[in-house]
Molecule: transfer RNA
Organism: Minisyncoccota bacterium
RNA sequence: GGGGCCAUAGUUCUAAUGGUAGAAUGCCGGUCUCCAAAACCGGAGGUUCCCGUUCGAGUCGGGAUGGCCCUG
Numbered sequence: 001g002g003g004g005c006c007a008u009a010g011u012u013c014u015a016a017u018g019g020u021a022g023a024a025u026g027c028c029g030g031u032c033u034c035c036a037a038a039a040c041c042g043g044a045g046g047u048u049c050c051c052g053u054u055c056g057a058g059u060c061g062g063g064a065u066g067g068c069c070c071u072g
Stems, first nucleotide, its partner, number of pairs: 001071007010025004019055001027043005048064005
């Protein structure tokens, strides 16, 4: 230089055929307890970035960035 794959809550992963994103764990608050843990209840928190297509994009198209792999 050429090619392929990946990028979604703090973390590990879901999300049909494009239809407005969820689980586990962690975190915060509460109940319980002498205190704590466990258990139970509630809450906050996310689509790597830009452009395009569309009534509507995590999903489709183009580009960028980062990571991993193959190759000259």